[in-house]
Context: one part of a larger RNA
Parts: sequence; structure tokens; C1' cells
RNA sequence: UUGGGCGUAAAGCGCGCGUAGGCGGGUUGGCAAGUCGAUCGUGAAAGCCCGGGGCUUAACCCCGGGACGCCGGUCGAUACUGCCAUGGCUUGGGUCCGGUAGAGGAGAAUGGAAUUCCCGGUGUAGCGGUGAAAUGCGCAGAUAUCGGGAGGAACACCAACAGCGAAGGCAGUUCUCUGGGCCAAUACUGACGCUGAGGUGCGAAAGCGUGGGGAGCAAACAGGAUUAGAUACCCUGGUAGUCCACGCCGUAAACGAUGAGAACUAGAUGUCGGGAGGGUUUGCCUUUCGGUGUCGCAGCUAACGCGUUAAGUUCUCCGCCUGGGGAGUACGCCGGCAACGGUAAAACUC
Repeated sequence: UUGGGCGUAAAGCGCGCGUAGGCGGGUUGGCAAGUCGAUCGUGAAAGCCCGGGGCUUAACCCCGGGACGCCGGUCGAUACUGCCAUGGCUUGGGUCCGGUAGAGGAGAAUGGAAUUCCCGGUGUAGCGGUGAAAUGCGCAGAUAUCGGGAGGAACACCAACAGCGAAGGCAGUUCUCUGGGCCAAUACUGACGCUGAGGUGCGAAAGCGUGGGGAGCAAACAGGAUUAGAUACCCUGGUAGUCCACGCCGUAAACGAUGAGAACUAGAUGUCGGGAGGGUUUGCCUUUCGGUGUCGCAGCUAACGCGUUAAGUUCUCCGCCUGGGGAGUACGCCGGCAACGGUAAAACUC
């Protein structure tokens, strides 16, 4: 490279948007570039194939014929691809009108429970903690209890096997701004589409910079235990951090370990959001569109399992894999304040 692959064996970029490129609905006419046919030229000789001949055969050599992908010219075909008419169509895509569910996003305001601390009252000897203890706190009055106050963080019940979002993720309440989805019925646009190398944006936690904040929790750290030891598990403390603003970082078991889009292929059942019809009054039945679960025919799979939300049957485009270790490392380059990230080998070895 070809081939074969990528749920779990190596392998789907964490997720969007989108440039180039690749691919692209149905129809009419034209062109004839791709494509197909005919023909001419070129296609040196040798070689190759066929026939014949020469060395005693063969190898080898000689003669004749054939073939020669490709390339170029001319004539023709027009199914498919392409191009043109920026022709005409409405199913793909999009827009308008009307509804609708939702922890989708941003900002501001606000609420109650609880923990901690402070002040005051009552009150007295313990509290706390564990397997058992001790460190610790407490007669300078703790724990318990009542009243008042401060402050930060998180939002019990509702709550779901639920919902929303491209992913990360999103949960007290109210307001403002704002993105997307779904349904129904017209009307409009008229292929405007799909994918997407580079590029660009978003991106949990931890971490970093500057400034704030700091109740609880808690790496590090200290002490008490345990133990042969105990740099741990348990306990008492406790600083970064966790929170806010702005700016970085750019990773993850970023997982459905399953790229995106389109079409097709038995059913059964639950649930969420709409619509239509029936039936009748807050209960149901039928049906349909969209989402999300469970089971399961065919089929697929090495098996497990997947199974209209495919891992089935096909098409388009992108990414990725090619024995284990060395190694996601070194070197170089790019990015970053740093931490580190991205790209990414080889020797050697089994």
C1' cells in the first nucleotide's frame, strides 16, 4: 500500500459552528468534458503469442504473421456523471402565522430550614469521640436549653425508572433579557442540502494569576489512637481549596467506552410533550407526530449481547487502528504565567 476493521480484543476527535474539498432530490431542452462505439495515426528493433525454418535435439538463432494497455486525430451514441439554460417543479432544507412542555443560558433581587460564631437568660459537671480509648473542649461556667444578632455556602419535601441542552452540564422563589425543540394547519421560498481536512468557539473537576469572601467541609500539616511498623484506614484539630468577579488552563472511565446525515426492515409494553376522533364529565378508549425506557422476531455478533434510539440491510462524508513493552515517552516544533497540553518517534527487548 492493498485488504480488513473501530460497544467490550488495537481503533469514533469531549462537543458544536464552519472554509476548502468530497457527495447530492424529481423534470425539460441543449452541449458532448467524463463514459461508450467505429476508424486513422502513433505504438522502433528485440521480447511476447501463432505458423514455418536452421545448428543431430534443446537452449539459441532466422523468416512471416498477430498482438501492443496508453496517447493523439476524425466521425458517431447520449443511458449515467458533468456543464449550460442561473429554465421550470416540490417531496429535502428553510421562513411566516397559531399553540405548547422544559433544573436550556445570562443578569438582578429575594426566602426559609440547618451548621458555625458572637451577646444575653436558665442551669451544673461534665461534653465530645470510638471497636475501645486518647488527644481536644469545659468551674475563667462548657455540653443542654431559651431569646437576640452576624456571616457564608447549599437549596429538604415536590423528585420520577421524569425533563432540558450539541457536549461539558443544568434544581429554593420572583423579575428582566435570551437560545433551541415539539405539534397543528395553511401560505411563502425553490435544492438554498449532507459531511467537513485545516480553522474557530464551547468545554466537569483539579490547578494558575489579580482582587474579594470564608459558615461548613477539607488535600497538605499537627496531635491522639491502631500496629511489629502505620509517613494509612479511625479520632481531635486544621491551611490551601471549595464560593464571587475578571483572565488563563483545555484535560477526564469528557462513556452509550457506540462519529454525523439519509433511507429501508415483525411486534409487545411503560413513560414525557403536542394534535385528531370517540365517549362522556375530570376518568377512559382509539389513532397520529416527536422524545425517552424495557422486552423481543428476522438479521447481525467470537461470544456477551445489539435489535425502528441497531451493533440489522444500504448510501455519502469525516476521524481513527495495524503485536506487547519501550511510550503517549525522548527530541524538535506549536500553545501556556506555570503546572502542563498538543503533535510524536527510534534503539533495544519479548

Small-subunit ribosomal RNA, central domain from an uncultured prokaryote, 350 nucleotides, folded computationally. Model confidence (mean pLDDT): 87 of 100. RNAcentral holds the full RNA, with entries from ENA.